The RNA shown here (transfer RNA) has 76 nucleotides and comes from Candidatus Harrisonbacteria bacterium RIFCSPLOWO2_02_FULL_45_10c. The coordinates come from a structure-prediction model, not an experiment, and the mean pLDDT is 81. Its Rfam family is "tRNA". By type it is a transfer RNA.

RNA sequence: CGCGGGGUAGAGCAGUGGUCAGCUCGCAUGGCUCAUAACCAUGAGGUCGUUGGUUCGAAUCCAACUCCCGCAACAA
Repeated sequence: CGCGGGGUAGAGCAGUGGUCAGCUCGCAUGGCUCAUAACCAUGAGGUCGUUGGUUCGAAUCCAACUCCCGCAACAA
């Protein structure tokens, strides 16, 4: 250098053009309890890797760049 997959909340993931971007765990507050855990309720937390393009409309399609994983090749 080549091929493929991936980057979405603190962690793990879903979301294949349009409704408010969601789920589980975690976190905070309240309830319950003598108390803790468990359980119940509510809430905070995201400029969807970056930049540009297509479109009336992009997390989603296209291009470039960047980072991670795998394969192949080369070298040892």